[in-house]
c-di-GMP-I riboswitch aptamer from an uncultured Solirubrobacteraceae bacterium, 81 nucleotides, folded computationally. The prediction has a mean pLDDT of 88.

RNA sequence: UCCGGAUCAAGGCAACCCCGUCGCGAGGCGGGCACGCAAAGCCAGGGGCCUCGCAUCCGCGCAGGCCGCCCAGUCACCCAA
Numbered sequence: 001u002c003c004g005g006a007u008c009a010a011g012g013c014a015a016c017c018c019c020g021u022c023g024c025g026a027g028g029c030g031g032g033c034a035c036g037c038a039a040a041g042c043c044a045g046g047g048g049c050c051u052c053g054c055a056u057c058c059g060c061g062c063a064g065g066c067c068g069c070c071c072a073g074u075c076a077c078c079c080a081a
Base pairs, nucleotide, nucleotide: 004079005078012037013036017032018031019030020029021028022027035068041074042073045071046070047069048066049065050064051063052061053060054059
């Protein structure tokens, strides 16, 4: 350094729900709270799912959303086999 994830230490994030707010919507943001997470850090390139519009759920859209659905890319704490 790469792979890996028992343990140790320092920590980190925050599901559902509630309140407020933005959005047609999926959903986003802020606060509270923790289901959990060794990347539940970042990232929309690929797949998947969801929304919106049109339309005969045939599908189409240089319309959008979800990274806590998966893969890929990328930065990173600790340390055994």